[in-house]
RNA sequence: UCGGGGGUAGUUCAACUGGCAGAACGCCUGACUCUGGAUCAGGAGGUUGGGGGUUCGAUCCCUCCCCCCCGAG
Numbered sequence: 001u002c003g004g005g006g007g008u009a010g011u012u013c014a015a016c017u018g019g020c021a022g023a024a025c026g027c028c029u030g031a032c033u034c035u036g037g038a039u040c041a042g043g044a045g046g047u048u049g050g051g052g053g054u055u056c057g058a059u060c061c062c063u064c065c066c067c068c069c070c071g072a073g
Base pairs, nucleotide, nucleotide: 001072002071003070004069005068006067007066010025011024012023013022019056027043028042029041030040031039049065050064051063052062053061
């Protein structure tokens, strides 16, 4: 330098053909308990890597850039 894959909650990952951004674990509060754990109930937490474009509407399509992994030279 070229090709491919990836970047979404604190972490690991979903989101069908563009149509309300979710799950598990973790965290917080409460119940239970002598306390803790476990269990149960509830809750908080996201500029979807960044800019621009298309569209009524973008995690998703187009474009440029940044970062990580694999391969080629």